[in-house]
Context: one part of a larger RNA
RNA sequence: CCCUCGCCAAGGAACUCUGCAAGUUGGCCCCGUAACUUCGGGAGAAGGGGUGCUCCGUUAGGGUGAUGAGCCCGAGGGAGCCGCAGCGAAGAGGCUCUGGCGACUGUUUACCAAAAACACAGCUCUCUGCGAACCCGUAAGGGGACGUAUAGGGAGCGACGCUUGCCCGGUGCCGGAAGGUCAAGGGGAGGGGUUAGCGCCCCGAACCGAAGCCCCGGUGAACGGCGGCCGUAACUAUAACGGUCCUAAGGUAGCGAAAUUCCUUGUCGGGUAAGUUCCGACCUGCACGAAAAGCGUAACGACCGGAGCGCUGUCUCGGCGAGGGGCCCG
Numbered sequence: 001c002c003c004u005c006g007c008c009a010a011g012g013a014a015c016u017c018u019g020c021a022a023g024u025u026g027g028c029c030c031c032g033u034a035a036c037u038u039c040g041g042g043a044g045a046a047g048g049g050g051u052g053c054u055c056c057g058u059u060a061g062g063g064u065g066a067u068g069a070g071c072c073c074g075a076g077g078g079a080g081c082c083g084c085a086g087c088g089a090a091g092a093g094g095c096u097c098u099g100g101c102g103a104c105u106g107u108u109u110a111c112c113a114a115a116a117a118c119a120c121a122g123c124u125c126u127c128u129g130c131g132a133a134c135c136c137g138u139a140a141g142g143g144g145a146c147g148u149a150u151a152g153g154g155a156g157c158g159a160c161g162c163u164u165g166c167c168c169g170g171u172g173c174c175g176g177a178a179g180g181u182c183a184a185g186g187g188g189a190g191g192g193g194u195u196a197g198c199g200c201c202c203c204g205a206a207c208c209g210a211a212g213c214c215c216c217g218g219u220g221a222a223c224g225g226c227g228g229c230c231g232u233a234a235c236u237a238u239a240a241c242g243g244u245c246c247u248a249a250g251g252u253a254g255c256g257a258a259a260u261u262c263c264u265u266g267u268c269g270g271g272u273a274a275g276u277u278c279c280g281a282c283c284u285g286c287a288c289g290a291a292a293a294g295c296g297u298a299a300c301g302a303c304c305g306g307a308g309c310g311c312u313g314u315c316u317c318g319g320c321g322a323g324g325g326g327c328c329c330g
Stems, first nucleotide, its partner, number of pairs: 001325008010316002014314001019311001027051005036041001038159001052081005061073004082086001094309007101301002106118002122157007134143003160296004165226003170223002172219005179214003185208002190203005227245005254288001255285001266282005
């Protein structure tokens, strides 16, 4: 010096990305417990008190048995005893407030990630009438399923509550006995080669020819999209109002400097002596927004932020001690 461990004056997070680590708390009994809530919960909330041994003692009561005896268990009460300390050692929650995300229990990167990722009940769309759709296989065949639309496949969203606006021009999907286009094929007007000729052979217009595409409609919990400029109110400022251009239609509700805000440490308020974080507001949303869901939400979380109480060698700032290494001999 390193590792593992024990103790410490005063202070008590000043440490640090972060109370990381370590401490505090800890069992059982009693008292007592808030907001909120889906009435289950939140709750071991929080916060307090008690805890050993002896006698009163065959305590009240309970078990066994039969209601008895005996044996066993035994709260609670009274009196007393000892220690610094009575769950005397070991094992055994620190707590609270407030946000974000995800409803929840679960699942995951075997060996750097356990999460706000995946899954999930539930919601919606869509396909599928059964030799189903779909999947595997060249096929036979098999799965689906010894199931049958309250079933099965695919997709998205993801408990629950309140909701989910406008655009069908493009793309997709669905529907459309017309029309346009359209391959092989059918058809042969007409033309050509050869031949003495009969023939044989070649080219070939009209017309008839599917699906598809065009065309006509529908469809958003289908792929997706959801504007610009200028002016205007008797202080200013702002603009309910007007004009104009463009569009398929110009973003509704709700939320908003947000896991989204560039400018930005926005501005105001709160908390601190002091706060680029945090909480509450405002709205100028660079570049939220409604099932790639929107906004809430009790409970839950080895998740991620902010604050406080408790307590501490994290620190001021270091000291001492123990064991094991390191060093020397072998």